SAM riboswitch aptamer (S box leader) from a bovine gut metagenome, 101 nucleotides, folded computationally.
The coordinates come from a structure-prediction model, not an experiment, and the mean pLDDT is 86.
The RNAcentral record of the sequence draws on MGnify.
RNA sequence: CUUAUCAAGAGUGACGGAGGGAACAGGCCCGAAGAAGUCCGACAACCUGCCGCUUAGAGGCGGAAAGGUGCCAAAUCCUGCGGCGACAGCCGGGAGAUGAG
Numbered sequence: 001c002u003u004a005u006c007a008a009g010a011g012u013g014a015c016g017g018a019g020g021g022a023a024c025a026g027g028c029c030c031g032a033a034g035a036a037g038u039c040c041g042a043c044a045a046c047c048u049g050c051c052g053c054u055u056a057g058a059g060g061c062g063g064a065a066a067g068g069u070g071c072c073a074a075a076u077c078c079u080g081c082g083g084c085g086a087c088a089g090c091c092g093g094g095a096g097a098u099g100a101g
Stems, first nucleotide, its partner, number of pairs: 001101006011040001013039003019030003024080004041072001043070001046068003050063005076095001081092004
């Protein structure tokens, strides 16, 4: 840079000790009934491999979860820019996250 997805799901564990929710700003939250981090565990099923059905084939659908990632408060916590609007909100964009290339 390209592309797909981003309102589902996931702990009464161990260590650890005061921060955390990407960055900036504004909000709103989580946290000594224990934050970040590490380990274990769980969740999910993007990629590889595996199994079943199907197809002339490419492929399609489904399953399990071995390997590579990911992930485990709140929509990506919400807003920031644009459009619509019944002024509740809705749609899109930007930015970001993750996978694959």